[in-house]
Context: one part of a larger RNA
RNA sequence: AUGGUAGGCGAGGGAAUUCGGCAAAUUAGCCCCGUACCUUCGGUAUAAGGGGUGCCUGCUAUUUUUGCGAGAAGCAGGGAUAGCAGGUCGCAGUGACAAGGGGGUCCCGACUGUUUAAUAAAAACACAGGAAGCUGCUAGCCCGAAAGGGUGUGUAUAGCUUUUGAAUCCUGGCCAGCAACGGUACCUAAAACCUGGGUUCAACUGGGCUAAGGGCCGUUUAGCGCCGGGAGUAACUCUGACUCUCUUAAGGUAGCCAAAUGCCUUGUCGGGUAAGUUCCGACGUGCAUGAAUGGAACAACGAGGGCCCUACUGUCCCCGUCUACUACCCGGCGAACCCACGUAACGUGGACGAACAGUCCACGAACUUCUAUCGGGAAGAGAAGACCCUGUGGAGCUUUACUGCAGCUUGUUGUUGUGAUACGACUAUGAUUGCAGAGUGUAGCUGGGAGUUGUUAUGCACAUACUUUUGGGUAUGUGAUAGACAAAAGUGUAACACCAGCCUCUCAUAGUUUUAUCGCUCACCGGGAAACCGGGACACCGGCAGGUGGGCAGUUUGGCUGGGGCGGCACCCCCUUGAAAAAAUAUCGAGGGGGCCCAAAGGUCGGCUCAGGUGGGACAGAAAUCCACCGUAGAGGGCAAGGCUAAAAGCCGGCCUGACUGGGUUCUCAAAAGCACAGAACCCAGGAGCGAAAGCUUGGCCUAGCGAUCCUCCAGGUCCCCACUGUUGGGGGCUGAAGGUGACAGAAAAGUUACCCCAGGGAUAACAGGCUUGUCGCGGGUGAGAGCUCAAAUCGACCCCGCGGAUUGGUACCUCGAUGUCGGCUCUUCCCAUCCUGGUCCUGCAGCAGGGGCCAAGGGUGGGGCUGCUCGCCCAUCAAAGGGGAACGUGAGCUGGGUUUAGACCGUCGUGAGACAGGUCGGCCUCUAUCUGAUAGAAGCGAUGGCCGUCUGAGGGGAAGCUGUCCUCAGUACGAGAGGAACAGGGCAGCGUGGCCUCUGGCGUACCGGUUGUCUGAUAAGGCAGUUGCCGGGCAGCUAAGCUAUUGAGGAUAAGAGCUGAAAGCAUCUAAGCUCGAAGCCUCUCCUGAGAAUAGACCGCCUUCCACAUUUCUACUUCUUUCGGGAAGUAGGUGUGGACAAGAGCUGGGAAAGAAGAUCCCGUUGAUGGGGCAGAGGUGUAAUCUGAAAGGCUUCGGCCGAUCAGUUCAGCCUGCUGCUUCCAAUCGCUCAAGGUGU
Repeated sequence: AUGGUAGGCGAGGGAAUUCGGCAAAUUAGCCCCGUACCUUCGGUAUAAGGGGUGCCUGCUAUUUUUGCGAGAAGCAGGGAUAGCAGGUCGCAGUGACAAGGGGGUCCCGACUGUUUAAUAAAAACACAGGAAGCUGCUAGCCCGAAAGGGUGUGUAUAGCUUUUGAAUCCUGGCCAGCAACGGUACCUAAAACCUGGGUUCAACUGGGCUAAGGGCCGUUUAGCGCCGGGAGUAACUCUGACUCUCUUAAGGUAGCCAAAUGCCUUGUCGGGUAAGUUCCGACGUGCAUGAAUGGAACAACGAGGGCCCUACUGUCCCCGUCUACUACCCGGCGAACCCACGUAACGUGGACGAACAGUCCACGAACUUCUAUCGGGAAGAGAAGACCCUGUGGAGCUUUACUGCAGCUUGUUGUUGUGAUACGACUAUGAUUGCAGAGUGUAGCUGGGAGUUGUUAUGCACAUACUUUUGGGUAUGUGAUAGACAAAAGUGUAACACCAGCCUCUCAUAGUUUUAUCGCUCACCGGGAAACCGGGACACCGGCAGGUGGGCAGUUUGGCUGGGGCGGCACCCCCUUGAAAAAAUAUCGAGGGGGCCCAAAGGUCGGCUCAGGUGGGACAGAAAUCCACCGUAGAGGGCAAGGCUAAAAGCCGGCCUGACUGGGUUCUCAAAAGCACAGAACCCAGGAGCGAAAGCUUGGCCUAGCGAUCCUCCAGGUCCCCACUGUUGGGGGCUGAAGGUGACAGAAAAGUUACCCCAGGGAUAACAGGCUUGUCGCGGGUGAGAGCUCAAAUCGACCCCGCGGAUUGGUACCUCGAUGUCGGCUCUUCCCAUCCUGGUCCUGCAGCAGGGGCCAAGGGUGGGGCUGCUCGCCCAUCAAAGGGGAACGUGAGCUGGGUUUAGACCGUCGUGAGACAGGUCGGCCUCUAUCUGAUAGAAGCGAUGGCCGUCUGAGGGGAAGCUGUCCUCAGUACGAGAGGAACAGGGCAGCGUGGCCUCUGGCGUACCGGUUGUCUGAUAAGGCAGUUGCCGGGCAGCUAAGCUAUUGAGGAUAAGAGCUGAAAGCAUCUAAGCUCGAAGCCUCUCCUGAGAAUAGACCGCCUUCCACAUUUCUACUUCUUUCGGGAAGUAGGUGUGGACAAGAGCUGGGAAAGAAGAUCCCGUUGAUGGGGCAGAGGUGUAAUCUGAAAGGCUUCGGCCGAUCAGUUCAGCCUGCUGCUUCCAAUCGCUCAAGGUGU
């Protein structure tokens, strides 16, 4: 400097900002006045909207208190509250602090409350009130394995479960489905029980009886739930009160509505606004409103959600300024993230590349470092993507998924005893009964049998009871009576008296027993201290069995797939084609079929020839049957298609069953090898059929017509086991057939997850990129046509050819150990297919205004209403309000309205859990910048000696300008008129850009003043009250809204206009040549610029010496020598040290400069800073003293008093200007070429 965080202030406008007034501002206390709609009459209400408010001096009223006083007499005082009058100051009197902005109208919820500790405070939950259901107490509901416990030491005005959600007006229709409850003649229905077959016993297999349940019949909707369609019809039209019809369990009633519910949809109309996808009022055609899954309407309430108005404001136009702390610099301390490649890893473009490169290619740039700032890139960091898909991975939840288990319920049984009654069953005893017809007659069956019986037998009469085939029979009792029956005969299948046995019907008695009911008490249960009381073989508890049973549990919930889902089956077979002339060959390629059929439609032998046509022939016709001829298949072959087929494979007939049994080989199925089922061809053996025979025949002219293990069942013959003496029965093996897996080499199987989890995948979707370009956009060719005529002023069909890579698709190549997604804001750059401005051509161009084309991308392309919007519609302007790209440019730049987590509501779908490119309210946006890049600022080194200055200008940058309007030209040209230009010149303005602070203003925490509360005892002077307490001013400085500056010229061109001019004796702007021609290109005018490594140029200044060392460097001189050399010296070179030195730096004082460095000024020969003085300026008249002041008190001396006047244009202050050496810039230190040449 620019920012960040937290604040102060702001001209003019005042929500234009924005998803949205978010944030900020406004308001504010007390007193008085005054308050609307609506209303559940309580409220609303502090509604709204006004006025007052300080200090001083008095007075009045009320009240309280102290002292004196006997005192509620009075006197002298103090305090509080309310009010009045007068005076007085300021911009401002709740002067600071504290302290509601208000109103209107909808939606939702009545209200106060509660909730997701850490993204949701809500419309969700709760609530008072309404309703339904269960429950009589050992209740119901809940916890528990049980014991036991809670509700509750409560008892139907109670408790529990569910639902709705104040009060008000209401709560419609439907019981067909599901559910609940009730009933049930009948049907079905387990175990136990009874019973048949079977078994030496069993196994096993039937039947009967039968509970709950189910079927069946009802009831219940404030139970779960549900609540139609099509036609016609009124005298304009429209509509349809009305009629018809189909159909349902019933067809949505009262209400309400484009709603938190309406897709189309921004529905239509009205209101509000300049403009209204929102809002309000209506309408109703309601995708898909609707009545306690409550409907409607509502005063009050709400940190709920829309819309509008007013006040207010820096939200905005459009930003400015100030303050504090950071940031920056210095001193101290000192992390984290991150780290493939660290001899560092630049930019742009790219046809290369896993298709978005720091690393590859090309070009450009590039001396080496440091500091600050920014956040374009490192598909930046962070987190094995939460979206999507996959997994024979999970989990939560649901249900009419599968399989189970608690629980409940029902039956039976054990615990479990006793009595009675009733209907039965069985056994025993006794008694009774027995009718075809014939026969005297009511003959049960078999056997014996020739007699039996006798004082009551028989017959009769009466009475009673039972039975019956309604004729009668039997038993008992009473009266009267002496023979009666059998045999024989006869009838008949059977013959009778009498005796014995047995069967059937019925009765009685006794015993056993089932079922039902009613008792009892002793098990058992409860109460009680006990006596005992209550219940009671019930219940509890246990076994077995049936029903019910998401209450609970374990699981499952195919595959293919141009992602997945939905759809489809391309999942097993067959034919044609694809298929590229062997075979094989893919796609959710194209066209079609099969999951059978046939006892003849099979085998064989024999015979015949079809479709169609022509001619002829009664009814008879185009077409019936008949004759003749032609007729290579144009027919037929059970069915798809292909192949095949004429003395047949077709059609007709005869006789048959080879559509047979067993075995084998080969082929297909079968994409390297292997491979099941299945299919086919051929052969052998057996035994057959037809044919004279050769021969043919192991189904059908051929190619589809199909299926493992286990289990069940059937057939065949035979073997084994139970288990043997045998029978019955059962089991196992061998061979074959059937029952089926069509997801067809064959699990027994529903959903949901936005509460979700894990493992993975760029093998696979959504964004972006790549490829493609059907679609989209733009252009061209041709020119049917229209344009009065006329294709080409303009528009242009059909057809054809391209370009772009902004739309929408396709694809699935990069990315799932993460490349953050729409829109807006901000900011930059590019393209041109040009919206305006410039130039130009044509016109169906008179002018003006237009239409179309060409060149042209320099500049511009704006403000609002609605909506999250991009888009779009609308309003008012404008020269114009162009189209696009940059990861649908831009989230380590912002926002977070939309979409897309978790909460919630509505509609629709779903039984439900839940779901919805349907609607609605709410909902956490991290990162200190390492590299690179960018913008600035420095240091080092280089630039052939060093230094101080001044330039040149290769190159770079800019838009530094762009545009409008008015006047003149000119009411002219043009035009019948109406209208109505241009060239040229001038004024003004808008937008943009640069600079500045004289003016107008803003800030101005330097400064001056006013004032509130409180503290420093008072005055004076001050502290604090958010970081100036608040308020009024304000210099310098910084600033805009203020002031100022802001064009011409030249050159080369584009489209176009021309000159001359051939090829081509003409013509021609072109071929050679020449002249014009644009806001566009280049240059001058502006800025920068020698790291321009080709490192430039010019003026000026400096470039001087000393000492030592070195023969381990060179030359010369002298001496010496054993001639190899040695010693000394001089000069040079080299090295070390020192002096000098153009100049520079440091130290010092600073500001026109400044983050640090840097820049610039000054440094005693000095005004650089400070101080002092003066000026100028700001504020506005200090303190002190004197006088006055409304009044009041007074001991009459005076005292109190807000405030006023004078002293006083004062006082205070100054980052400005000047003067002044009073103080400090004193004294010093360091570096530095010294090479070449003369």